This is a predicted structure of a 385-nucleotide RNA (Bacterial RNase P class A) from Hydrogenophilus sp. The coordinates come from a structure-prediction model, not an experiment, and the mean pLDDT is 79. Rfam family: Bacterial RNase P class A. The family's RNA type in Rfam is ribozyme. The sequence was found by an Rfam model in a public genome assembly. Lineage of the source: Bacteria > Pseudomonadati > Pseudomonadota > Hydrogenophilaceae > Hydrogenophilus.
RNA sequence: GGAGUCGGCCAGGCAGCCGCUGUGCGCGAGCGCAGAGGAAAGUCCGGGCUCCACAGGGCAGGGUGCCAGGUAACCCCUGGGCGCCGCAAGGCGAUGGACAGUGCAACAGAAAGCAAACCGCCGAUGGCGCAUUGAUGGUGGGAAACCGCCGGAGAUGCGAUCAGGUAAGGGUGAAAGGGUGCGGUAAGAGCGCACCGCAGCGAAGGCAACGGAGCUGGCUAGGUAAACCCCACCCGGAGCAAGGCCAAAUAGGCAGGCGAUGAGACGGCCCGUCGAGCCUGCGGGUAGGCUGCACGAGGCGGCGGGCGACCGCCGUCCCAGAUGAAUGGCUGCCUCGGGGCCGCAAGGCCCUAGACAGAACCCGGCUUAUCGGCCGGCUCCCCCC
Numbered sequence: 001g002g003a004g005u006c007g008g009c010c011a012g013g014c015a016g017c018c019g020c021u022g023u024g025c026g027c028g029a030g031c032g033c034a035g036a037g038g039a040a041a042g043u044c045c046g047g048g049c050u051c052c053a054c055a056g057g058g059c060a061g062g063g064u065g066c067c068a069g070g071u072a073a074c075c076c077c078u079g080g081g082c083g084c085c086g087c088a089a090g091g092c093g094a095u096g097g098a099c100a101g102u103g104c105a106a107c108a109g110a111a112a113g114c115a116a117a118c119c120g121c122c123g124a125u126g127g128c129g130c131a132u133u134g135a136u137g138g139u140g141g142g143a144a145a146c147c148g149c150c151g152g153a154g155a156u157g158c159g160a161u162c163a164g165g166u167a168a169g170g171g172u173g174a175a176a177g178g179g180u181g182c183g184g185u186a187a188g189a190g191c192g193c194a195c196c197g198c199a200g201c202g203a204a205g206g207c208a209a210c211g212g213a214g215c216u217g218g219c220u221a222g223g224u225a226a227a228c229c230c231c232a233c234c235c236g237g238a239g240c241a242a243g244g245c246c247a248a249a250u251a252g253g254c255a256g257g258c259g260a261u262g263a264g265a266c267g268g269c270c271c272g273u274c275g276a277g278c279c280u281g282c283g284g285g286u287a288g289g290c291u292g293c294a295c296g297a298g299g300c301g302g303c304g305g306g307c308g309a310c311c312g313c314c315g316u317c318c319c320a321g322a323u324g325a326a327u328g329g330c331u332g333c334c335u336c337g338g339g340g341c342c343g344c345a346a347g348g349c350c351c352u353a354g355a356c357a358g359a360a361c362c363c364g365g366c367u368u369a370u371c372g373g374c375c376g377g378c379u380c381c382c383c384c385c
Base pairs, nucleotide, nucleotide: 001381002380003379004378005377006376007375008374009373010372012334013333014332015331016330017329018328020035021034022033023032024031025030037356041367042366044365045364046363047362048361049239050238051237052236061235062234063233064232065231066080067079068078069077070076081095082093083092084091085090096230097229101228102227103224104223118170119169120166121165122164123162124161125160128159129158130157131156132155133154137150138149139148140147141146178196179195180194181193182192183191197219198217199216200215201214205210243291244290245289246288253282254281255280256279257278258277264274265273266272298317299316300315301314302313303312304311305310336354337352338351339350340349341348342347
């Protein structure tokens, strides 16, 4: 300098003016202070809190699943193991059990779970066929050499067949009963041997998962459990619209009192008319309001323990609380990026705050979305001193 990998952080700043929500002070006008996020999101997992249910045990159902640790808890996190990928840093993995039992494996293929001989290779023919060759022999001719004819043993090749052998090679398949080499054999084969692999036992090491020195065995034990299942551990339900408190109007309820010997209504009184209800109290509930509700597994700093997740102690701070639901708008300057124009260049001018998103009882995680920027650890390659 280049390539890569892992992790952390920021998410514009300052000022002025005008608003919004909460809160403190003030009789008031008003003043002071505070006011979204790293994900407030999805509501996937775990807990706090609240109400309801609940003797104990079992069955059923659901969840989790290598080991150790962290934690209030976890389908979370940290460290380690194992497998796979990568030269490496590192990444990915529901990663317990397949000698408890059951199930499943399409198609292809000769054969697929106590496996198998289709092609090929080798062997055999005890009874086969064809082709080539053709012995001994018989017979004719010839003086002989020899030439014919008959005959068909045997041999070779090809085919057919099997009472066959063979898992080296071909072919099928996701998978074919270890691999390579040498020997061996009719041809082959763990048939024998060496190395590798595999299986059983298993030393050192480790809390454990694990680990595998070494010994033994010619090799057999297959896969699949986000299939049933087995084993171990965990799990009651509903949720802040939980729950608690205060409490109108109207209607209805209960109790007491009065009332046809006339309560009550018709604006105060009398008359008159109508006339069966009227008054008081209590309780439930609705509208509405308050609370829950902002001090908490809290933030920051320091020290200490731990590889780490995290934990302990001390100090310090108070840090959103809406309910049709506040957290905003405008202006100026600065600065990070982006774009345009001018310029050989240095640079200058102009435009643009720009991603995802937005609390609603709270907290710990996970996952997903995200313009742009900053910082750090580590790995590999190249160059220079």